Predicted 3D model of a 158-nucleotide RNA (c-di-AMP riboswitch aptamer (ydaO/yuaA leader)) from an Actinomycetota bacterium. It matches the Rfam family "c-di-AMP riboswitch aptamer (ydaO/yuaA leader)". About the family: This family represents a conserved RNA structure found upstream of the ydaO and yuaA genes in Bacillus subtilis and related genes in other bacteria. The ydaO/yuaA element is thought to act as a genetic 'off' switch for the ydaO and yuaA genes in its native state. It is believed that the element may be triggered during osmotic shock leading to activation of ydaO, a predicted amino acid transporter gene, and members of the yuaA-yubG operon which code for KtrA and KtrB K+ transporters. NCBI's taxonomy places the organism under Bacteria, Bacillati, Actinomycetota. Model confidence (mean pLDDT): 79 of 100.
RNA sequence: GAGUUCGGACCGCCGUGCCCCGCAGGGCGGCCCGGAGCCGGGGACCCACUUCCCCCGGGGCGAAUCGGCGGCGGACGGCUCCGGCCGCGCGUCGUCGUAGGGCGAUCUUCCCGCCCGAGCCCGUCAGCUCACCCGGUAGACGGUCAGGGAGAGAGGGA
Numbered sequence: 001g002a003g004u005u006c007g008g009a010c011c012g013c014c015g016u017g018c019c020c021c022g023c024a025g026g027g028c029g030g031c032c033c034g035g036a037g038c039c040g041g042g043g044a045c046c047c048a049c050u051u052c053c054c055c056c057g058g059g060g061c062g063a064a065u066c067g068g069c070g071g072c073g074g075a076c077g078g079c080u081c082c083g084g085c086c087g088c089g090c091g092u093c094g095u096c097g098u099a100g101g102g103c104g105a106u107c108u109u110c111c112c113g114c115c116c117g118a119g120c121c122c123g124u125c126a127g128c129u130c131a132c133c134c135g136g137u138a139g140a141c142g143g144u145c146a147g148g149g150a151g152a153g154a155g156g157g158a
Stems, first nucleotide, its partner, number of pairs: 004036005010030005016024003037137006047127001057125001058122004066097008076087004100116005106152006
């Protein structure tokens, strides 16, 4: 963290029983299919959104969003003595914060302490959304840690 659980076929290995050259059934592993539970996406009426210019497509999973400062790079506009200057926004890297999130071992909460604040996907397309449709059910880590107060509850003992 949604990431649990049930059933079945096939394949491989092991061993068991019997009416024994076959049949039945069990365990482990691999692989695929189906179901339950949980999670996510698409999808009406209604509602919401709807203007102009420049740059910039838009959207989803997730706690992971939004900023300050600095470096680098390009785009656009204006000016220029053609050396450059100014404005504005975008991308990227670093750093400091932050919306938000996690842990402290029954549960809730307060204090305190320690952390995360990423990454990935769709592909020009999707607001909400009944019916309906589709998908996921993994993975990656940490530690002998586990503090204090209040409340609730369970179990055990006398």